[in-house]
Context: one part of a larger RNA
């Protein structure tokens, strides 16, 4: 892992409501008691209980009472159904659907492991050093001091056994729940070992590491309280059939939970027309706008005050004026907590239609809930960076609890709301070159980037097109042969300055035309273009603005990878308009079913409510039916009910089993890191 059994709303006593019997102004016993030994069932038993009256705190009054001086007033009450069994649901108290803690407590066992100690024994190969101390000799007045030789000291030295556990490599479901190898420490000591004794769980022991105290320690282990507790997590068994939520308010030592309300559902009485169109009537202060009031805020004009100057020995006055500047004026503008204005919508009533029930929405009262973790999307907002798949309101939607069809694949996007069949028809969204159902449809146009099929600021003779303005057979634009002058090298300046460092002026002639020169260029001159102009040559030619679709800005991490692939350019791309068609569980149409309010009527569905049923084990029924002429049970097959199942043949098995209507439950398992066995 897999099969197989095992496994979870139950009991009881007390209430509450609904349903069904039984009696009814009444219903009902409980304990007892009970034929014939015991039991039970009738019967017996009327204590009590709950109704049939309340009111007051009570005395106590009573269809009333209580406050009260009270006949005022004001509060409950009184117009009549209950009670008792049974059954279903809820509640309450109990272990109370079921498993699950970590712990706390109480009695007990434990130092054969391991810390400490206590008695009483035991072992430490061999090798090295060589203290005190002594003896003899030297030596001293004696000591002192020295040589030699004995001596055998040490938490000395080396290193087996024993004792450890420093490094490493291997082992890691191991040979070992701590080890093996090859290196290492200590090995006469605070050493190490044998029996045996002690100290016991908030206590021991501890050269202390929260270390150890039987593979268990920040409080052992066993049994018990105990089924502790769990607002938390898992799981919780058969079928059909109706309805059908909610993730928001309040409030909460409250945010993972609970109570109350909304929001679902049954049951009872009721009531009414919602809902959309339009009309008409209302209130209102938003978006707009605006500056009339608040507050901020920008230039001006005027002009108090500050500030500088100026007269003045110093002030005061007086006169000034690169500063500031209130108040007022003029211009022109901001606002969520600014309003002198002021909408669409939206609320809300009226009335009428659609429109009539086949539809819809209420309302009370009762029993029962779930749910108070949402999420994305379109509006209109607050926070936030006009960040987030953020986050917190708001009108609406889907999704949650919703299948189908598109959107390549995609809870929340678009289409559309699946009772059930099936090989019908018919459209929506989206689509009709091939994957792939359907147009290689049509008329007009655009684009060359494979744009299309991601992106901004900016950039540029990209192409179509639209307006204007200019020019042009008196020949433009653009090339191409030419010309481009005198006065004068204007005057100043300068070393020079001659168009062309620099200042000042910029005139007149000749001329088809030619600046006291737009540039280059010289040390200054000179050279070389240009404006301007003459020929030739020939038909459009320049500029601005604006639209349509195209380029360029344009870099990411495994592999094209920003059309779903294949390709696709008068497109199978973009833009306008058309016509056909394909496409879903929509919709028709055709058979079938169940519900209901019986109709051209309805049936998607978590949590949840409410209905109606299968099936299993007992008992009665049953002293009955069946069964060796083959029961239960097992396999296979087949009818057969919407299903849960139900039934029939064969075969196996080989002694039992049970209709039918009723009763009562240890009454349904693919799940619970479930148990237990088997493999």
């Nucleotide at each position: 892992g897999u099969c197989a059994g095992c496994g979870a709303c139950u009991u009881u006593a007390u209430u509450a409501u609904u349903g069904u019997a039984g009696c009814a102004a009444g219903c009902u016993u409980a304990a007892a008691u009970a034929a014939a030994a015991a039991g039970u069932a009738a019967u017996u038993g009327u204590a009590g209980g709950c109704g049939u009256a309340g009111u007051g705190a009570a005395a106590a009054c009573g269809a009333g009472u209580u406050a009260u001086a009270a006949u005022a007033u004001a509060g409950c009450u009184u117009u009549u159904a209950g009670u008792u069994a049974c059954a279903a649901u809820g509640a309450u108290a109990a272990g109370a659907c079921c498993c699950g803690a970590a712990a706390c407590c109480g009695a007990g066992u434990g130092a054969u492991c391991u810390a400490g100690c206590c008695a009483u024994g035991a072992a430490c190969a061999g090798g090295u050093u060589g203290a005190a101390g002594a003896a003899a000799g030297g030596g001293u007045a004696a000591u002192a001091c020295u040589u030699u030789u004995u001596g055998g000291a040490g938490g000395a030295c080396c290193g087996a056994a024993c004792c450890c556990a420093c490094g490493u490599a291997c082992g890691u479901g191991g040979a070992a729940a701590a080890g093996u190898g090859c290196g290492g420490g200590g090995a006469u000591g605070a050493g190490u070992u044998g029996u045996g004794g002690u100290u016991a769980g908030g206590g021991g022991u501890g050269a202390a590491a929260g270390g150890c105290c039987a593979a268990u320690c920040a409080a052992a282990c066993u049994c018990g309280g105990a089924g502790a507790u769990a607002g938390c997590u898992g799981g919780u068994u058969u079928u059909c059939c109706g309805c059908g939520a909610a993730a928001u308010c309040u409030a909460u030592u409250u945010a993972a939970g609970u109570a109350g309300a909304g929001c679902g559902u049954u049951c009872a009485u009721u009531u009414u027309u919602a809902a959309g169109u339009u009309a008409u009537u209302g209130g209102g202060g938003u978006a707009g706008a605006g500056c009339a009031c608040u507050c901020g805020a920008u230039g001006g004009g005027c002009u108090a005050g500050g500030g500088g100057g100026a007269c003045u020995a110093g002030a005061a006055a007086u006169c000034u004026u690169a500063c500031u500047a209130a108040a007022c004026c003029c211009a022109a503008g901001g606002a969520a907590a600014c309003u002198c204005c002021g909408a669409a919508u939206a609320c809300a009533a009226u009335a009428a239609c659609u429109a009539a029930a086949a539809a819809a929405a209420g309302a009370u009262g009762a029993g029962c809930a779930g749910a108070c973790a949402g999420a994305c999307c379109c509006u209109g907002g607050g926070c936030g960076c006009u960040a987030a798949g953020g986050u917190c309101c708001u009108u609406g939607g889907u999704c949650a609890a919703g299948a189908g069809g598109g959107a390549a694949a995609c809870a929340g996007c678009c289409c559309a709301g699946a009772a059930u069949a099936a090989a019908c028809g018919u459209u929506a969204a989206g689509g009709u070159c091939c994957c792939u159902a359907a147009a290689u449809c049509g008329u007009a146009u655009c684009u060359a980037a494979g744009u299309g099929a991601g992106a901004a600021a900016g950039a540029a003779u990209g192409u179509a097109g639209a307006a204007a303005a200019a020019u042009a057979u008196c020949u433009a634009c653009a090339g191409u042969c030419g010309g481009u002058a005198g006065g004068u090298a204007g005057g100043c300046u300068u070393g020079g300055a001659a168009g062309c460092a620099g200042c000042c002026a910029u005139c007149c002639u000749u001329u088809u035309a030619a600046g006291a020169a737009a540039g280059c260029g010289u040390a200054a001159u000179a050279g070389c273009u240009c404006a301007c102009u003459g020929a030739u040559c020939u038909a459009g030619u320049u500029u601005c603005u604006u639209u349509g679709c195209g380029u360029c800005a344009a870099a990411a991490a495994u592999g094209u990878a920003u059309a779903g692939g294949g390709a696709c350019u008068u497109a199978a791309g973009a833009u306008a308009c058309g016509u056909a068609c394909c496409g879903a569980a929509g919709c028709g149409g055709u058979a079938u079913u169940u519900c209901u309010u019986u109709a051209a009527g309805a049936a998607g569905g978590u949590a949840g409510c409410g209905g109606a049923a299968c099936g299993u084990u007992c008992u009665g029924u049953a002293u009955a039916u069946u069964g060796a002429g083959g029961a239960a049970g097992a396999a296979u097959a087949g009818u057969u009910g919407u299903g849960a199942g139900a039934u029939u043949a064969u075969u196996u098995g080989g002694a039992g089993a049970u209709a039918u209507c009723a009763g009562a439950a240890u009454u349904g398992a693919u799940a619970a890191u479930g148990c237990u066995g088997a493999c």
Molecule: large-subunit ribosomal RNA, domain II
Organism: Proteobacteria bacterium JGI 0000113-D06